Annotation:
A computed fold for a 92-nucleotide RNA, annotated as c-di-GMP-I riboswitch aptamer. It was read from a public genome assembly, where an Rfam model found it. The prediction has a mean pLDDT of 81. Its Rfam family is "c-di-GMP-I riboswitch aptamer". From the family's description: GEMM was predicted in a large-scale screen for bacterial structured RNA regulatory elements. Gene Ontology term of the family: cyclic-di-GMP binding. Of the family's consensus pairs, 95% are formed in the model.
RNA sequence: AUCCGAAAAAGGCAAACUACUUGAAAGAGUAGGACGCAAAGCCGUGAGCCUUAACUCAUACUGUUAAUGAGAAAGGUUGUCUGGUUGCCGAA
Numbered sequence: 001a002u003c004c005g006a007a008a009a010a011g012g013c014a015a016a017c018u019a020c021u022u023g024a025a026a027g028a029g030u031a032g033g034a035c036g037c038a039a040a041g042c043c044g045u046g047a048g049c050c051u052u053a054a055c056u057c058a059u060a061c062u063g064u065u066a067a068u069g070a071g072a073a074a075g076g077u078u079g080u081c082u083g084g085u086u087g088c089c090g091a092a
Base pairs, nucleotide, nucleotide: 004090005089012037013036017032018031019030020029021028022027035079041085042084043083046081047080048077049076050075055071056070057069058068059067
């Protein structure tokens, strides 16, 4: 230095849930809270997954700007996987 990751030490992050805010929704932010995490730091390519407002199509109703169903990402998710990059500690 690389790999690796301890029933080690120091420090760190924070799922569910709750409150408030925000959004059409999925979700996000802040505070509380800890299930977990050795990159659960940062980026967000590719795949996956979630949602369905605009839009398209269909149907029914109607004489008004709305209903139902299907499709639809340009919206999300990195704590789903992969990729890039940086980094604390040091037993085996």